The RNA shown here (small-subunit ribosomal RNA) has 1499 nucleotides and comes from a Bacillota bacterium.
Taxonomically the source falls in Bacillota (Bacteria, Bacillati).
The coordinates come from a structure-prediction model, not an experiment, and the mean pLDDT is 82.
RNA sequence: GUGUGAUCCCGGCCACGGACGAACGCUAGCGGCGUGCCUGACACAUGCUAGUCGGGCGACCCCGAGCCGAUCGGGGAAGCGGCAAACAACUCAGUAACGCGUGGGCAACGUGCCCGGAAGCCGCGGAUAGCCCCGCCAAAAGCGGGGGUAAUCCGCGAUGUGGCACGUCGGGCGCAUGCCCGGCGUGCUAAAGUCCCCGGCCCCCCCGGGGGCGCUUUCGGAGCGGCCCGCGUCCUAUCAGGUAGCUGGUGGGGUAACGGCUCACCAGGCCGACGACGGGUAGGUGGUCUGGGAGGACGGCCAUCGAGGGGGGCACUGAGAUUAAGGGCCCCAUCCCCCAGGAUGGGGGGUCGAGCAGUGCGGAAUCUUCCCCAAUUCGCGAAAGCGAGAGGGAGCGACGCCGCGUGGGGGAGACAGCCUUCGGGUUGUAAACCCCUGUCGGAGGGGAAGAAGCCGGAGCGGUCGCGCCGCCGGUGGGUCCCCCCGGCGCGUGCCGCCCGCUCCGGUCGACGGUACCCUCAGAGGAAGCGCCGGCCAACGGGCGUGUCAGCAGCCGCGAGAACACGCCGGGCGCAAGCGUUGUCCGGUACCACUGGGCGUCAAGGGCAACCGAGGCGGCCCGGUCCGUCCGGCGUCAAAGCCCCGGGCUCAACCCGGGAACGGCGCCGGAAACCGCCGGGCUUGAGGGCGGUAGAGGGGAGUGGAAUUCCGGGUGGAGCGGUGAAAUGCGUCGAGAUCCGGAGGAACACCGAAGGCGAAGGCAGUUCCCUGGGCCGCCCCUGACGCUGAGGUGCGAAAGCCAGGGGAGCGAGCGGGAUUGGAGACCCCGUUAGUCCUGGCCCUAGAAGCUGGAGACUAGCCCUCGGGCCGCGCGCGGGCGGCGCGAUCGGCUCGGGGGCGCAGCUCACGCGACAAGUCUCCCGCCUGGGGAGUACGGCCGCAAGGCUGAAAUCCAACGGAAUUGGCGAGCGCCUGCACAAGCGGCGGAACACGGGGCUUAAUGGGACGGCUCCCCAGAACCUUACCAGGGCUUGACAUGCCGCCGCAUCCCUGCGGGAAACCGCAGCGGUGCCGCUCCGAGUCGGAGCGGCGAGGCGGCACCGGUGCAGCGUGGUCAUUGUCAGCCCGUACCGUGAGGCGUGGGGUUCACUCCCCGUAACGGGCGCAACCCUCACCCCGUGUUGCCAGCGGACGCUGCGGUCCCGGUCGGCGCUGGUUGAGCGCCGGUUCGGGCCGCGGCGCGCCGGGCACUCACGGGGAACCGCCGGGUAACCGGGAGGAAGGAGAGGGCGACUUUCGAUCCGUACGGCCCUCAUGCCCUGGGCCGCACCCGUGUUACAGUGGCCGGAGCAAAGCGUUCCCAACCCGCGAGGGGGAGGCAAUCGCAAAAUCCCGGUCGUGGUUCCGAUCGCAGGCUGCAACCCGCCUGCGUGAAGCCGGAGUCGCUAGUAACCGCCGGUCAGCCAUACGGCGGUGAAUCCGUUCCCAGGCGCCGUUCA
Repeated sequence: GUGUGAUCCCGGCCACGGACGAACGCUAGCGGCGUGCCUGACACAUGCUAGUCGGGCGACCCCGAGCCGAUCGGGGAAGCGGCAAACAACUCAGUAACGCGUGGGCAACGUGCCCGGAAGCCGCGGAUAGCCCCGCCAAAAGCGGGGGUAAUCCGCGAUGUGGCACGUCGGGCGCAUGCCCGGCGUGCUAAAGUCCCCGGCCCCCCCGGGGGCGCUUUCGGAGCGGCCCGCGUCCUAUCAGGUAGCUGGUGGGGUAACGGCUCACCAGGCCGACGACGGGUAGGUGGUCUGGGAGGACGGCCAUCGAGGGGGGCACUGAGAUUAAGGGCCCCAUCCCCCAGGAUGGGGGGUCGAGCAGUGCGGAAUCUUCCCCAAUUCGCGAAAGCGAGAGGGAGCGACGCCGCGUGGGGGAGACAGCCUUCGGGUUGUAAACCCCUGUCGGAGGGGAAGAAGCCGGAGCGGUCGCGCCGCCGGUGGGUCCCCCCGGCGCGUGCCGCCCGCUCCGGUCGACGGUACCCUCAGAGGAAGCGCCGGCCAACGGGCGUGUCAGCAGCCGCGAGAACACGCCGGGCGCAAGCGUUGUCCGGUACCACUGGGCGUCAAGGGCAACCGAGGCGGCCCGGUCCGUCCGGCGUCAAAGCCCCGGGCUCAACCCGGGAACGGCGCCGGAAACCGCCGGGCUUGAGGGCGGUAGAGGGGAGUGGAAUUCCGGGUGGAGCGGUGAAAUGCGUCGAGAUCCGGAGGAACACCGAAGGCGAAGGCAGUUCCCUGGGCCGCCCCUGACGCUGAGGUGCGAAAGCCAGGGGAGCGAGCGGGAUUGGAGACCCCGUUAGUCCUGGCCCUAGAAGCUGGAGACUAGCCCUCGGGCCGCGCGCGGGCGGCGCGAUCGGCUCGGGGGCGCAGCUCACGCGACAAGUCUCCCGCCUGGGGAGUACGGCCGCAAGGCUGAAAUCCAACGGAAUUGGCGAGCGCCUGCACAAGCGGCGGAACACGGGGCUUAAUGGGACGGCUCCCCAGAACCUUACCAGGGCUUGACAUGCCGCCGCAUCCCUGCGGGAAACCGCAGCGGUGCCGCUCCGAGUCGGAGCGGCGAGGCGGCACCGGUGCAGCGUGGUCAUUGUCAGCCCGUACCGUGAGGCGUGGGGUUCACUCCCCGUAACGGGCGCAACCCUCACCCCGUGUUGCCAGCGGACGCUGCGGUCCCGGUCGGCGCUGGUUGAGCGCCGGUUCGGGCCGCGGCGCGCCGGGCACUCACGGGGAACCGCCGGGUAACCGGGAGGAAGGAGAGGGCGACUUUCGAUCCGUACGGCCCUCAUGCCCUGGGCCGCACCCGUGUUACAGUGGCCGGAGCAAAGCGUUCCCAACCCGCGAGGGGGAGGCAAUCGCAAAAUCCCGGUCGUGGUUCCGAUCGCAGGCUGCAACCCGCCUGCGUGAAGCCGGAGUCGCUAGUAACCGCCGGUCAGCCAUACGGCGGUGAAUCCGUUCCCAGGCGCCGUUCA
């Protein structure tokens, strides 16, 4: 870092560090010091790695001296002999062991060479190699026979200081076996010479003396070994028993030596849970790495011990080998090579590097077939010296450590690269350039230390010996003086050998002409690697790629904008290196000794009665000193680490000196504590006595209720069962009910938060047997205790075996239901089983998920058992006395519970019954899955149990708590959410939109709510789609270059064409400036050049409704007009977070209204502020208005008049009658005219602004008033135009939906450029078998139709609204007045009202569809417009499941207007008014939301 939305904890994984005998990748300048087969103890060509001594010996050869020889000197090889070869060098296979480490022991031992002491070295003999001769074999290696020879070779004898053995005597010593020393006796036991000097006759031979080396015997030493012992020394118990010389004894043998080392006999022991035996792994240690330490891991180089020598084994030699690498022998097996004669077979020989180099194979991987003995060291030698792949050096490898360099100063912010917002930024003082320096490397020159020795000479000194002198001693001889012996001084002298020191001379260096020094030239030759998402330092850089390619230690990156891939640029880190891989330690307290845990995270054994190893253990006294502590001594090699000093220029490295922790041993001391020994005590523990409660256990009896069954009676059709049923039972009589009987199992009430038990567990009642507990007394024992690996025992249910029993219940099974299915839940039956006896099994969520014992640490309450007291009652004459005690209270001991302080805990919680504070003992845990599985072992009749892994996979698994979401969880509340009600949708036709299908195209987006819209108008256009035809600097913008400039431009005409466009022709047109020329008075004309408009060609570009709304801005939708959402400070919590904002009320509302409160304040929201409407007032009155006044007009009422008409009556005439016609008179309730009066009305004129109205401004409402209820506030009332927010609108918190839109516009990125751009014609977006949504019109009589009459508001109007009037049935046409509009027009409002008609019929309902004829807009109505008239008249008779809207001027119904617009598919959308309801009991339910609580494995 990783888990979670976030948090704390448990817990694993991963990272950052250090190290390495490393390897791999990229890279590489120099030097120093180190280091380099970890694999195959695999096999090896070639060379070298152990020789030396002639002063031990014989013979021979060569050279020199010598005339030859003899002889002498020098040299050489083989042999005999001596010493060495047992060291050094290598490796780590084996070994878990006295192998190693450490400390001791040997009275149980050895020792060549070396050192010291004592003594001695006499005589005699023998063999053999070399050499010569002969033989064997094919050869080789070699072997055999014969002859001859020496020794420091071999042997015998002598001497015996000594030594050894035996016997004996004495002295000393030890923990013991016993050891040491000495005397005497007996026996045994040694030897080798050679060299030098001197002398005897000079040199030989030989002899004497001296010296050196050597030899023999012995004592001692040093060093080196051998053996024995204590302690320490890896994993595994899924290895628990092992052992036959095995354990001991006696005796023999053997060894240098003890020993069962070996053998015979005897005995039967010995080892083991403190881990024997077995298996695995491994050389051990000093040390190395790491770590703060404790520890962990490792044992390469160096040092030390051990072991090994291709594998296995045996002895010999020797001072030394328990077994010898090479360099000795033999045997067995193996491998390779060589030889003969072709093969097979056979035979013979050699080799075997884990020494130095080197080769092959193996392997990720590890070097030169180098130089030298100069130094160190070793062997031999008297020595010179010789030998040494030990060693010293060099070489190779960045394998490691250390050091140095690749330059320094100045120098504009160049070019270039990269990025860019195009301004610039960055690489970067970096480069160039200028001035310097000179390390390393290069060239030239000089040039060490490392050397001490050795040889020669000289001098000095010393040892030894001898002579002389002096002194001392003597058991000697001889005698008073000498001799001899011994010792001392060594005083003196001498020669010589030998030894040592000093001086002089000579000689010796592999490395190496190296280090180092000087000079010269010249920045000239010298930088890479890893990384840049977080951890983790370094890019909000570019390009490419597009879950592809790839990266990655963990988390994780890559899905079209990748700081994580690849490249480029830039940066960070280290640097001749840098990364990667592997391994170890650390981090990791993640095995916890230091230093962890086990209620819920992994972890308490199911229990602990019995036996019992081990661990631990009360009070007092004395002793001891094992532990413990203190002091001293010894030791723990060197190196290393650390400290100090020194040497390489520094460092690494090396040298010298010093020191510490701790281990072991020895000596001395202390005595508190632990242990041990002894004595005592009573509080721990146990016992006794007296009480007491209890479903404690076992056995034997016994009781009632109930179920079932059986018999009988009554009775007669159902019973039973369920959500509802069915299977089932019942007329062969069920169920119900009564009586009687049988049988099994379990024990209602009491009963409880109760009691008992170790746990499991235990319940009617009686008796018998029996365990434990508690209380009181304080009588007895005197620490007798606690725990407890292992063992034994107990151990629910289910299960198993045998035998009984079987009423009810009841796995399984059968049947009936349920269901999509039913393996279930429900129902009807029924088997094991449940019960008893005996025997097994041994598990569990065997749980308080909390092992046992003891002590200590606030309180409060309840309860069970006991005791005491208060208190009550009784007895007693009385009292402290005695007895009983149901109830109440207190104290106390023990048990069971609930709260709770401190403390603990991650939290939850625990809290004297601890999960607190401590002590003792046991059990258990160490990421999750695999897995409590497999294998093995043990147990079981079986089922199975106990013990109990690994491979492998994962970056987690988990605990508690937090916030939210969610919940057919709970509580409270709200909302047209339900309910109540009204009208719809879903059925029909049509319209519109969508899906689907179709198509060349049916362009695109939008999809639960929150799509059905964008579209406020698709015939062309729009238009983005399709087909075809065209254009390219483009339909459009800006800039540049070249050319034309009477031309391809403008204009006109013509041709082709559907158009765009292509092409042709032509009259005419084109500005300004300068110069020149002509004519000339202004002026006109021509030419040239330049500019401009324009064109052509070209370059930048333009253009794109092409892509992605998961790159964006902006805007909008939605949660939601919901009441919520936050902050500061304080407080609480380890923390996420909580509190505030929770609770009780109240409100439309988190309303900041009230009460209370660890909270106190604040903000965004709510509300208010804004607009409209309702009332009033004021102001202003034209185009608005008209109460009153005047005028004219129209209509109308009344009255008058009888003027006219009608009507009634009468008369007359005409006529044949009814009757009709004409005339006259009278009447008149009818109509008209005129007059008077009045009313109404319109428009008008005059007039007016009271009213209506319009506009502007203001007022009014606040629970203010009354009464009721505690406050907020609520309900009611009065007043009021209006009430408790008056009605409506605007206004939309923190957020959510990666919501929508790149096609409205904008914008970063990507893509297309004769095309994904642009133009045009035509088509399409309207396509239709279907499906969905939203609407319109209806299905009719509350209606349709016809006629009449009447009433709005808000809007709009100049390419416009259009009046009157005329034409047309009508759409419409004509017409033209008025109106830029409170003036004119659209304009009629409609439902409604009145009258008439239709009469329940698919109709006089409905109007789709279709036909015909028309009208209008428009370039154009075929695809594809609207309207009119006539005709046609479809479906539809109120709509299934289901579903939508609405709480009042609302729903419903009715019409009117507007935008867009040429027209319109508008039944849409946005507004306006008119008529105008019903219902709300209520919040159980559905939906949505708010608050609180609970749950949560969801996030």